RNAcentral holds the sequence, with entries from ENA.
Predicted 3D model of a 339-nucleotide RNA (Bacterial RNase P class A) from Wansuia hejianensis.
It is recorded under the gene name rnpB.
The source organism's lineage runs through Bacteria, Bacillota, Clostridia, Lachnospiraceae and Wansuia.
Model confidence (mean pLDDT): 76 of 100.
């Protein structure tokens, strides 16, 4: 001094004059506040609110290596395997093929199983043929009965052996995922992001949720008559159970709502500091109040300075995903050069 990694803040600024919405209060030329890191997708949890008094079982969904955080999660932290990277670091759909079922095209002698060439012995009608053995070479393929080397065979095989991969069994470590060592019979594949098995979970609609307040409201036949049966209803489905109302059936066809209030902004909120934990995070103690509109505000004009992009709240919070041009910290790796 160049090139990376991973964690943030910011993301126009300041004066003036004029507007607009909401709250408050003594009503004044008042004070105070007002669109984001994703307010976007609506992709998960969840707080609220109603079904509701509330169940079981089957479906279907949904997660999937330990362990912790958290109101909860499919989120996040710290770890474990495995994979990528010289490295700081990143990804990771990571349970179960020995519960069962499927599928793996074409080549190829054969992909839950073999003998094309081919190697070796025999025997005969001897540059070939027939028997018998072999699965070490050759081909074929993404994968051929763990792999390399040595001995040993008639010629070869884990045959025997070394040293390694797998697999099981034991000791040791650790909260586990695992990890390492030792021993051993010697070992026919991959796929569950195919179906499936196994563990954990899941009642649903949703602020246009709902709750008050305001309005306004019938008629006319036939049956019937405790109860029971029997219907309509209980917010994916299906089956029990349980529970609310309700005489049944035709015929004709009115009347009222688009109107106000809540919900509606104090929240598992933000900020500081100390404590514990490696950290996500927690507790304690201070402080502070940061939009609530509803045809819908949060804005314009002027002047200086400038690097300015994706982009506008409509119950609410916690993530994930996705757009985003600039300027800025911090720490770490790697490379060169000098001391």
């Nucleotide at each position: 001094a160049g090139a990376g990694u991973a964690a943030g803040u910011u993301g126009u600024u300041u004066g003036a004059u004029c507007g607009c919405g909401u709250g408050c209060u003594a009503u004044a030329u008042g004070c105070a506040u007002g669109a984001g890191g994703a307010a976007a997708g609506u992709c998960c949890g969840u707080g609220c609110u109603c079904c509701a008094u509330a169940g079981a079982g089957c479906a279907a969904g949904a997660u999937g290596c330990u362990g912790g955080a958290u109101a909860a999660c499919g989120u996040c932290c710290a770890g474990u395997g495995g994979g990528g990277g010289u490295g700081a670091c990143c990804c990771u759909a990571a349970g179960g093929a020995u519960a069962g079922u499927g599928c793996a095209a074409c080549a190829g002698a054969g992909a839950g199983a073999u003998a094309c060439c081919a190697c070796c012995u025999a025997u005969u009608u001897u540059u070939a043929a027939u028997a018998g053995g072999u699965a070490a070479g050759g081909g074929u393929g993404g994968a051929a009965a763990g792999g390399u080397g040595a001995g040993g065979u008639a010629a070869g095989a884990g045959c025997u052996u070394a040293c390694c991969a797998g697999c099981a069994u034991u000791u040791a470590g650790g909260u586990g995922a695992c990890u390492a060592a030792a021993u051993g019979g010697c070992u026919a594949u991959g796929u569950a992001a195919a179906c499936c098995c196994c563990a954990u979970c899941u009642g649903g609609a949703g602020c246009a949720a709902g709750a008050c307040c305001a309005a306004a409201a019938g008629g006319g036949a036939a049956c019937a008559g405790a109860a029971a049966a029997g219907g309509u209803g209980g917010u994916u489905g299906c089956u029990c159970g349980c529970u609310a109302c309700c005489g049944u059936u035709c015929c004709a066809a009115u009347g009222g709502u688009a109107g106000g209030u809540c919900g509606c902004a104090u929240g598992a909120a933000u900020c500081u500091a100390c404590u514990g934990g490696c950290a996500a995070c927690a507790g304690u103690a201070g402080a502070u109040c940061u939009a609530g509109a509803u045809a819908g505000a949060u804005g314009a004009u002027c002047a200086a300075a400038u690097a300015a992009a994706c982009a506008g709240a409509a119950c609410a919070c916690g993530g994930c995903u996705u757009a985003u041009a600039g300027a800025u910290u911090u720490a770490c790796u790697c490379u060169u050069a000098g001391u």